[in-house]
RNA sequence: GGCCUUAUCUACUAACAGGUUAGGUAAUCGCCCUCUCAAGGCGAAAAUACGGGUUCGAGUCCCGUUGAGGCUA
Numbered sequence: 001g002g003c004c005u006u007a008u009c010u011a012c013u014a015a016c017a018g019g020u021u022a023g024g025u026a027a028u029c030g031c032c033c034u035c036u037c038a039a040g041g042c043g044a045a046a047a048u049a050c051g052g053g054u055u056c057g058a059g060u061c062c063c064g065u066u067g068a069g070g071c072u073a
Stems, first nucleotide, its partner, number of pairs: 001072007010026004019056001028044005049065005
């Protein structure tokens, strides 16, 4: 240099052939419970790498950029 794969809350992950409040678990915070703590119960906050395109509609499809991983010369 060429080619392939991949990117979702703090972390790990789900999202069906493109169909709507993007869900779950852990962690964090608040409340309940408890003499107190832990455990348990209820709730809250938190994400689609970036820029375009296609479409009535994109996390999902296409192109490019960036990061990560791999193959090859």
Transfer RNA from a Bacteroidales bacterium, 73 nucleotides, folded computationally. Its Rfam family is "tRNA". From the family's description: Transfer RNA (tRNA) molecules are approximately 80 nucleotides in length. It is annotated as a transfer RNA. The organism belongs to Bacteroidales, within Bacteria. Its mean pLDDT, the model's own confidence on a scale to 100, is 82.